The RNA shown here (transfer RNA) has 73 nucleotides and comes from Desulfovibrio sp. The prediction has a mean pLDDT of 82. It matches the Rfam family "tRNA". The family's RNA type in Rfam is transfer RNA. From the family's description: Transfer RNA (tRNA) molecules are approximately 80 nucleotides in length.

[in-house]
């Protein structure tokens, strides 16, 4: 240069056929406990990498971009 996946809460990841974003681990409250840890029971955080397009409706499709990652030269 070319080609091909990736980018979703603080982490790791799902999200199927487009229809109002989940889960674990993390953290915050309260119960247990003499006290911690485990244990339970709640809470709170992502406008989905940025923009545009298409649609009644886009995390999903489409173009453009940035970033990581492999591959090829």
């Nucleotide at each position: 240069g070319c080609c091909a996946g990736c980018u979703u809460g603080g982490c790791u990841c799902a999200g199927u056929u487009g229809g109002u974003a989940g889960a674990g681990c993390g953290g915050c409250u309260g119960a247990u406990u003499c006290g911690u840890a485990a244990u339970c029971a709640g809470c709170a955080g992502a406008u989905c990498a940025a923009g545009a397009g298409u649609u009644c409706a886009a995390g999903u499709c489409u173009c453009u971009u940035a970033g990581c990652u492999g591959g090829c030269u």